[in-house]
Molecule: SAM riboswitch aptamer (S box leader)
Organism: uncultured Algibacter sp.
RNA sequence: AUGUUAUCAAGAAAGGUGAAGGGAUUAGACCCGUUGAAGCCUUAGCAACCCUUUAAACUUAUUAAAGAAGGUGCUAAAUUCUACUUAAACGCCAAUUCAUUUAUUGAUGUUUGGAUAGAUAACCG
Numbered sequence: 001a002u003g004u005u006a007u008c009a010a011g012a013a014a015g016g017u018g019a020a021g022g023g024a025u026u027a028g029a030c031c032c033g034u035u036g037a038a039g040c041c042u043u044a045g046c047a048a049c050c051c052u053u054u055a056a057a058c059u060u061a062u063u064a065a066a067g068a069a070g071g072u073g074c075u076a077a078a079u080u081c082u083a084c085u086u087a088a089a090c091g092c093c094a095a096u097u098c099a100u101u102u103a104u105u106g107a108u109g110u111u112u113g114g115a116u117a118g119a120u121a122a123c124c125g
Stems, first nucleotide, its partner, number of pairs: 003123006013043005021032003026083004044075003049071002051067006079117001084114002087112005093106004
């Protein structure tokens, strides 16, 4: 690398350097950027994955509370949004059927969910 598990609508920026791009990738949309993007460095902060302490439980494993020294991570916008999909709810259109109101099928829109992809952590190797 691959794989496994968990999380991803919360939170947290200044300075220096740099010089035109950036928001992972493809397409589209939208947005940020010469009032200075990316990258790199310094300092600060956020969070609590690993971690520390306490309590409970325990053959195996876990739960709750508190903490922040250390290892990572992060500090515009939901992982910026959409794409694939069936399932559910609601709406709309058409056809057929029934005759007032119904039912079926198909197309389509919105919301929720799922999948794929990605990011981060821990483990595995």